[in-house]
A computed fold for a 104-nucleotide RNA from a Bacteroidales bacterium, annotated as SAM riboswitch aptamer (S box leader). It was read from a public genome assembly, where an Rfam model found it.
């Protein structure tokens, strides 16, 4: 890195180092010297894989492998549908993303 399937409007921070950029991309609109992004510790969230329940499940319970802890995947983008004179706005699907599990 490529493909699959599932899931993404719930929830969950404090310190330490360090010192300028981050929020995947576009555009936009936040976020940052009152310290971001980042790296460590310790907390905490969920519960995908695990494990236990005689355990089959859309079922409980644990939490051992990930993962996650601003803003809905922060909104947006391609098609479709509605409403509007227009700017717009509303809903669907998709694509793109992530993040599990699995296959080469």
């Nucleotide at each position: 890195c490529a493909c699959u399937u599932a899931u993404c409007u719930a929830g969950a921070a404090a310190g330490g180092c360090g010192g300028a950029g981050g929020g995947a991309c576009u555009g936009g609109c936040c976020c940052u010297g009152u310290g971001a992004u980042g790296c460590c510790u310790u907390a905490g969230c969920a519960a995908c894989c695990u494990g236990c329940a005689u355990g089959a499940a859309c079922u409980g319970c644990a939490a051992g492998g990930u993962g996650c802890c601003a803003a809905u995947u922060c909104c947006u983008g391609u098609u479709c549908c509605g409403a509007g004179a227009a700017a717009u706005c509303g809903g669907a699907a998709a694509a793109a993303g992530a993040u599990a599990a699995g296959u080469c």
Record summary
The coordinates come from a structure-prediction model, not an experiment, and the mean pLDDT is 85.